[in-house]
RNA sequence: UGAGCCGGCUGGGUGGCCGCGGCGUCGCUCGACGGCGUCGAGGAAAGUCGGGGCUCCACAGGGCAAGGGUGCUGGCGAGAGCCAGGACGGGGUGACCUGUCGAUCAGGGCAACAGAGAACAGACCGCCGAUGGCCUUCGGGCACAGGCAAGGGUGAAACGGUGCGGUAAGAGCGCACCAGCGCCGGCGGCGACGUCGGCGGCUCGGCAACCUCCACCCGGAGCAAGGUCGAAGCGUGGGGCGACCGGCCCGGUCACAUGCCCCCAGGUGGACCGCACAGAUGGAUGGCCACACAGGCGGACCCCGGCAACGGACCGCUGGACAGAACCCCGCUUACAGGCCGGCUCACCGU
Numbered sequence: 001u002g003a004g005c006c007g008g009c010u011g012g013g014u015g016g017c018c019g020c021g022g023c024g025u026c027g028c029u030c031g032a033c034g035g036c037g038u039c040g041a042g043g044a045a046a047g048u049c050g051g052g053g054c055u056c057c058a059c060a061g062g063g064c065a066a067g068g069g070u071g072c073u074g075g076c077g078a079g080a081g082c083c084a085g086g087a088c089g090g091g092g093u094g095a096c097c098u099g100u101c102g103a104u105c106a107g108g109g110c111a112a113c114a115g116a117g118a119a120c121a122g123a124c125c126g127c128c129g130a131u132g133g134c135c136u137u138c139g140g141g142c143a144c145a146g147g148c149a150a151g152g153g154u155g156a157a158a159c160g161g162u163g164c165g166g167u168a169a170g171a172g173c174g175c176a177c178c179a180g181c182g183c184c185g186g187c188g189g190c191g192a193c194g195u196c197g198g199c200g201g202c203u204c205g206g207c208a209a210c211c212u213c214c215a216c217c218c219g220g221a222g223c224a225a226g227g228u229c230g231a232a233g234c235g236u237g238g239g240g241c242g243a244c245c246g247g248c249c250c251g252g253u254c255a256c257a258u259g260c261c262c263c264c265a266g267g268u269g270g271a272c273c274g275c276a277c278a279g280a281u282g283g284a285u286g287g288c289c290a291c292a293c294a295g296g297c298g299g300a301c302c303c304c305g306g307c308a309a310c311g312g313a314c315c316g317c318u319g320g321a322c323a324g325a326a327c328c329c330c331g332c333u334u335a336c337a338g339g340c341c342g343g344c345u346c347a348c349c350g351u
Stems, first nucleotide, its partner, number of pairs: 001347010013291006020040008028031001042322001046333002049331005054222004067218005072085005086101006102213002107211002109207002124152002126148003131145002133142003160178006179203001181200008226273004235264001237263005242254004293320001295318005303312003
C1' cells in the first nucleotide's frame, strides 16, 4: 500500500420558504378559522416468531394421566434469551466463520438399493482339505465329510490396523506397536472436560428428527382485550290519562283503544376511558432551495511529506441506504448505501 476478519458506534448537518398532527394560549368575521409557543419515529418502528406486563374467561388446594415444549458446562436473567467456555465435525493460507449436543448394558423398532450375509452376521467367488472317507502304479490324487473370515466382490455401513510368529488353510490364536472401549490413580479446571500413567478382556457398530426412558417447564383468548355513559326503535316491566252532570273531591251515567304521557330495564348506532413527555381517528411527523461536510470516481506538471509504493493540497464530476410507531416492554429473525473507532490476519513494496 492492497485485500480481508472480529467487536463497538453512527446512519445525516446548518439556514430559508411552504406544509402536516397533538397540546397550550391569544384574537376575531366563532369556524373543518387565524396568530404565537411547544412537542412530534427506528435501529430495525418491519415479520408478528418467543416471552412479560395489562384485560376478560376457565380452574380456584394437591397429585396422577394425556398432549406439547426444552435438553453439553458455568454465569446473568422472568423459565424467552444473552455472555463465556467444552466435546465431536465442516470451511478458510490465515485472522476467523459455521453445524451438532441428556440416555442406545431399561425395553422394543428400523436399515431402501445392491449384496451370500445388515447384529451376538455371513461361504457368492475363493483358500485348505492336517483329521476322517474313496482311489492309488504308494510318488500321490479326488474335493466327499468338513475346516477357514486371509484375499476378491456388494454397500453409507461387513464385527479393529500394521508387522512377526503360528497353521493344512486361517483366525487376537500368540506377541510388539498403534487406534478404540472400560476400570483405577496423579495433575489442571467451579464445571463440561483436558492431560499423564497403569491394568483389562482383546473389539463389544449406526439411527433417539422412530417409539421409548430421565429431568425441568406449560390453562385459553387477546386493546376489535376490557370498562363507563348512553339516541332512535323495540319490550309479556311499572304508573298515570276519557266524555257528561259538577267550582273541586266524592258520587252517578255513558264509553273503553292494538291509543297517549311519564318512569324503568337491557345496551345497538355513538361518545369517552383503557392511552403514554409523539400518538390514532384508515392513520400527522413532509417537500423544495441554498450552503457547507464525510465519502466515491477521474485528473499531467508545479507545491508539501516520504528512500519508495504512494499520500496530501488543488481542479472537475458525483454524493447520503433500509425503511414509517398504532396498548406498552424485553428478546429473536429479516432488510440496510455509506462513514467512524479499536483489535487482528494475509500478500506485496521499501529500508
A computed fold for a 351-nucleotide RNA from an Acidimicrobiales bacterium, annotated as Bacterial RNase P class A. The RNAcentral record of the sequence draws on ENA. Its Rfam family is "Bacterial RNase P class A". Gene Ontology terms of the family: ribonuclease P activity, tRNA processing and dimeric ribonuclease P complex. The prediction has a mean pLDDT of 76.